[in-house]
Context: one part of a larger RNA
RNA sequence: GAUGAACGCUAGCGGGAGGCUUAAUACAUGCAAGUCGAGGGGCAGCAUAGGACUUCGGUUCUGAUGGCGACCGGCGCACGGGUGAGUAACGCGUACACUACCUACCUCUAACAGAGGGAUAGCCCUGGGCAACUGGGAUUAAUACCACAUAGUAUUCGAUGCUAUGAUUUUCAUUUAAUUAAAGCUCCGGCGGUUAGAGAUGGGUGUGCGUUAGAUUAGCUAGUUGGUAAGGUAAUGGCUUACCAAGGCUACGAUCUAUAGGGGGCGUGAGAGCGUGGACCCCCACACGGGUACUGAGACACGGACCCGACUCCUACGGGAGGCAGCAGAAGGAAUAUUGGACAAUGGGCGCAAGCCUGAUCCAGCCAUCCCGCGUGAAGGAUGACGGCCCUAUGGGUUGUAAACUUCUUUUAUUAGGGAAGAAACCCUUUCAUUUAUGAGAGGCUGACGGUACCUAAAGAAUAAGCACCGGCUAACUCCGUGCCAGCAGCCGCGGUAAUACGGAGGGUGCAAGCGUUAUCC
Numbered sequence: 001g002a003u004g005a006a007c008g009c010u011a012g013c014g015g016g017a018g019g020c021u022u023a024a025u026a027c028a029u030g031c032a033a034g035u036c037g038a039g040g041g042g043c044a045g046c047a048u049a050g051g052a053c054u055u056c057g058g059u060u061c062u063g064a065u066g067g068c069g070a071c072c073g074g075c076g077c078a079c080g081g082g083u084g085a086g087u088a089a090c091g092c093g094u095a096c097a098c099u100a101c102c103u104a105c106c107u108c109u110a111a112c113a114g115a116g117g118g119a120u121a122g123c124c125c126u127g128g129g130c131a132a133c134u135g136g137g138a139u140u141a142a143u144a145c146c147a148c149a150u151a152g153u154a155u156u157c158g159a160u161g162c163u164a165u166g167a168u169u170u171u172c173a174u175u176u177a178a179u180u181a182a183a184g185c186u187c188c189g190g191c192g193g194u195u196a197g198a199g200a201u202g203g204g205u206g207u208g209c210g211u212u213a214g215a216u217u218a219g220c221u222a223g224u225u226g227g228u229a230a231g232g233u234a235a236u237g238g239c240u241u242a243c244c245a246a247g248g249c250u251a252c253g254a255u256c257u258a259u260a261g262g263g264g265g266c267g268u269g270a271g272a273g274c275g276u277g278g279a280c281c282c283c284c285a286c287a288c289g290g291g292u293a294c295u296g297a298g299a300c301a302c303g304g305a306c307c308c309g310a311c312u313c314c315u316a317c318g319g320g321a322g323g324c325a326g327c328a329g330a331a332g333g334a335a336u337a338u339u340g341g342a343c344a345a346u347g348g349g350c351g352c353a354a355g356c357c358u359g360a361u362c363c364a365g366c367c368a369u370c371c372c373g374c375g376u377g378a379a380g381g382a383u384g385a386c387g388g389c390c391c392u393a394u395g396g397g398u399u400g401u402a403a404a405c406u407u408c409u410u411u412u413a414u415u416a417g418g419g420a421a422g423a424a425a426c427c428c429u430u431u432c433a434u435u436u437a438u439g440a441g442a443g444g445c446u447g448a449c450g451g452u453a454c455c456u457a458a459a460g461a462a463u464a465a466g467c468a469c470c471g472g473c474u475a476a477c478u479c480c481g482u483g484c485c486a487g488c489a490g491c492c493g494c495g496g497u498a499a500u501a502c503g504g505a506g507g508g509u510g511c512a513a514g515c516g517u518u519a520u521c522c
Stems, first nucleotide, its partner, number of pairs: 001521003005518005012374006018367002020332001025330001027329001029328003034075003039072002042068002046066003049062005082286003091211008101203002106199007114148001116146002124137005154179003158175004164170001184191002212258003219249003224246008261283004265276004288309005311322004338364001340363003346360001347358004377408004387399005414458005422449001427444007466511005471492003477506005487494002
């Protein structure tokens, strides 16, 4: 000098930031991922309308309308948010490579969408179970599922040719044959579907170099190292399998052990360096411990599935349920906040849209935890008052212009009044650009924060100073008490009767809404 700090004493305000470093501990409760009726069958509940009945309270019928629980289907749930346990590794950083790869939604280009089928959930009937849930029967729809048609610049097996390369039949071109598509809805404006190509974005893989300590760890390795073939993958590859060979790594530190997420950065320092990786950004890994795959463009999936294990809970004892390293909250701890508000903005998901969801986010609350700013008054005022303390003591010094007193100001606090920007889009109305598409203009709608920030006025010095130190280092000295006691102390060292070093007082010094101590780094 610094800190994600803690502790002690003290404490007026504002702005900006930060806030579980311990228990990757076990977690009560609520919320954190839904959405689409412009895909579908439908209609439990709500509202509207109409009809019937009525004791005038209401009851009942009609999916008819607005809409919509549950269900089928689509998209999303792989993002966003958290944590740092593991990992010394192509994990990360940096620079390259992929003739060895994928990419939903989005953009552009080209072509297409013909004609059918059988189911199944829901609803209905019925059974089992405390529950979680689950069995059977009948029946129905789709942008769900299946087969057919059509199709090549797609895929597969061949054939031919050309170019490039150090090289491989690798790319590319031509061609025979075979194989694989589609879905409709509509408020008629539109929104979607299939195939192929290109782009964009996001990812996957490989490689060079760099990346903690220990030799009181010296040898390690059997899919191990390489080859052939096959399988698998989006793709290369012992990735996996069979066979063959006997290799591969290592003193330039293999293997083993310990520690650790990496980087941009951050702290310090003149620099070299040393230390560190909290907040923010990028990458990685993990989601009670371990394993496995399914679905999908994408996961081996935090709030999905299955299995094993530990733990907790419910149970009618037969059987079930759960996973805060999301936001709050609990516990543990020296220590780290509210079981808050809003989707107004930004962004995300779904939707034609209206809109719905969003503990992302934006805000508010708490905490002197840090940084910055402001204030606690200003000018005058000597009988240098009283009191305190000290002395050489009828006196003097000091506290001290300090107070009293006079005049002034009102930041801040209080009270009263006014009062934002952040909002422009979407959408609605409307005008224009010949017209569609689209674009531009005008008006309207929308604010959690918040009656907040800010502005104005009123009265009044009114509402506001502490902490550590004073032997030397180190700025700042006297008296009293104590008497190697009580105590102090970062180092040197103080204290045994005149202690500037202990305790108190007066005075002083340094910082100041803080000041000291402790811990850690330079």
This is a predicted structure of a 522-nucleotide part of an RNA (small-subunit ribosomal RNA, 5' domain) from an uncultured Sphingobacteriia bacterium. The RNAcentral record of the full RNA draws on ENA and SILVA. Its Rfam family is "Bacterial small subunit ribosomal RNA".